RNAcentral holds the sequence, with entries from ENA. This is a predicted structure of a 386-nucleotide RNA (Bacterial RNase P class A) from a Terriglobales bacterium. It is recorded under the gene name rnpB. Rfam family: Bacterial RNase P class A. It is annotated as a ribozyme.
RNA sequence: CAGCUGGGCCGGGCGAUCGCUUCCGUAAGGGAGAGGAAAGUCCGAACUCCGCAGAGCAGUGUGCCGGAUAACGUCCGGGACGGCGAGUUCAAGCUCGUUGGACGGAAAGUGCCACAGAAAAUAUACCGCCCUGGCAACAGGGUAAGGGUGAAAAGGUGCGGUAAAAGCGCACCGCCGCGGCAGUAAUGUCGCGGGCAGGGCAAACCCCACACGGAGCAAGACCAAAUAGGAAGGAAGCCGCGACACAAUCGCGGCACGUACCGGCUCGGCGCGUUAAACCUUCGGGUAGGUCGCUUGAGGCGCGCAGUAAUGCGCGUCCCAGAGGAAUGGUCGUCCCGCGGCAUUCGUGCUGCGGACAGAAUUCGGCUUAUAGGUCCGGCUGCCAC
Numbered sequence: 001c002a003g004c005u006g007g008g009c010c011g012g013g014c015g016a017u018c019g020c021u022u023c024c025g026u027a028a029g030g031g032a033g034a035g036g037a038a039a040g041u042c043c044g045a046a047c048u049c050c051g052c053a054g055a056g057c058a059g060u061g062u063g064c065c066g067g068a069u070a071a072c073g074u075c076c077g078g079g080a081c082g083g084c085g086a087g088u089u090c091a092a093g094c095u096c097g098u099u100g101g102a103c104g105g106a107a108a109g110u111g112c113c114a115c116a117g118a119a120a121a122u123a124u125a126c127c128g129c130c131c132u133g134g135c136a137a138c139a140g141g142g143u144a145a146g147g148g149u150g151a152a153a154a155g156g157u158g159c160g161g162u163a164a165a166a167g168c169g170c171a172c173c174g175c176c177g178c179g180g181c182a183g184u185a186a187u188g189u190c191g192c193g194g195g196c197a198g199g200g201c202a203a204a205c206c207c208c209a210c211a212c213g214g215a216g217c218a219a220g221a222c223c224a225a226a227u228a229g230g231a232a233g234g235a236a237g238c239c240g241c242g243a244c245a246c247a248a249u250c251g252c253g254g255c256a257c258g259u260a261c262c263g264g265c266u267c268g269g270c271g272c273g274u275u276a277a278a279c280c281u282u283c284g285g286g287u288a289g290g291u292c293g294c295u296u297g298a299g300g301c302g303c304g305c306a307g308u309a310a311u312g313c314g315c316g317u318c319c320c321a322g323a324g325g326a327a328u329g330g331u332c333g334u335c336c337c338g339c340g341g342c343a344u345u346c347g348u349g350c351u352g353c354g355g356a357c358a359g360a361a362u363u364c365g366g367c368u369u370a371u372a373g374g375u376c377c378g379g380c381u382g383c384c385a386c
Stems, first nucleotide, its partner, number of pairs: 001382010012335007020033005035357001039368002042366005047216004059212005064078005079103001081100008104207002109205002111201003126147002128143006155173006174196001175194008220292004230283005237255007256274004261269003299318008336355008
């Protein structure tokens, strides 16, 4: 320098002008106005309303250890395991660096392991190797070293051993059991014993441990029309007869009262009404609409301290959208970045195009996903120079 790759940060700046939302102001005018993800709504909470005797079952979720936190499936540190790279060893393996993640249990039980393959879990003999028989083809037996199949093949490597082989024997590594030591723990390490049993899958059922009420700001609270409907009250009623014995209801009559109309108007006539239809008054529920919830908060920034870190504590300082169908934008100039063209005295100049993903809607902590371009810190490989 180039390629690949991991992570952090920024994600257009300034000015003019025309608007938009909102706040202050009588007005003129002035102040404030999206994000790193505002997104997906996946996880955890705040807040609000509803529900709730206790226990069990079912269901769902989480799952190495320690810490952080309001909480979490998040974050930090550690451990074991897997991948990659380097070093080392005859080799297996070991050590270091980096990276990944739902990382309890596969010796409780059940189930599954396609294709290929002899065999996929009660082991097994396809090729090969060896022994015996046979002229041979082949047959019987031994064998898991070698080949082949597969994602995975019954501990691995080396030496010995053997007819050929094999934990058959030994050493080392791995594994299992017991014990000591170190560590808060996960776990590590050392010693002794055992030739080795118990393949993999639990984001298969399942087992174990722990946790778990529901709905969500269209939560919810308050004020409250018009119209319709509901409830209560108000203004003037009694008697007799009849249908039908009483009551109720209806009809008729009388008197009383209210009232419209007529007349010659302190009166008379005529009609209607007299227990609730309408009317008037009041009450209550809900709707439209309005107000609150609503943004001062597990808040931002700076410094210091504690801690490996996540994070916590202290001090100082700041107030930073709050609209509710929903504002946060357009244009121009200039600068920045990328690409192209032209010119060039090779310094650069002129000019054209482009600058992502997206976008608040109660709030906060995470995760995941999208993102033009720029920038910083690493890792690996290749090339060049010293």